[in-house]
RNA sequence: AAUUUAUCCAGAGCGGUGGAGGGUUACAGGCCCUGAGAAACCGCGGCAACCGGCUAAAGAGUUAUUUAGCGACUGGUGCCAAUGCCUGCCUGGUGAGUUUUCCAGGAGCGAUGAUGU
Numbered sequence: 001a002a003u004u005u006a007u008c009c010a011g012a013g014c015g016g017u018g019g020a021g022g023g024u025u026a027c028a029g030g031c032c033c034u035g036a037g038a039a040a041c042c043g044c045g046g047c048a049a050c051c052g053g054c055u056a057a058a059g060a061g062u063u064a065u066u067u068a069g070c071g072a073c074u075g076g077u078g079c080c081a082a083u084g085c086c087u088g089c090c091u092g093g094u095g096a097g098u099u100u101u102c103c104a105g106g107a108g109c110g111a112u113g114a115u116g117u
Stems, first nucleotide, its partner, number of pairs: 001117001004114005013044005021033003027088004045080003050076002052073001053070006084109001089106005095100001
């Protein structure tokens, strides 16, 4: 890095360094955050429960697997403005009445976990 798969409207921030950008891989249009200090890095704290762990049940027969629960569970990741900030493509519905409003679903792209050659 390819593949497969699950999730993405919940939740959780302070300090230091830094010094102008950021929300994003890119582009466009919005909207928003930011010198009352952005990104990034470091320290500490926290959230969550994907993996691991533990408990119970089912199952099987002592394996595998499935379901539910546990974060005072000293583990591995991840995350800690706004839905993945919103829109972009397709389908259906809806209002309006001729190029747009709103709602629902899907695709695509992306992020994270697990998987794995």
The RNA shown here (SAM riboswitch aptamer (S box leader)) has 117 nucleotides and comes from a Mariprofundaceae bacterium. The organism belongs to Mariprofundaceae, within Bacteria. Of the family's consensus pairs, 97% are formed in the model. It was read from a public genome assembly, where an Rfam model found it.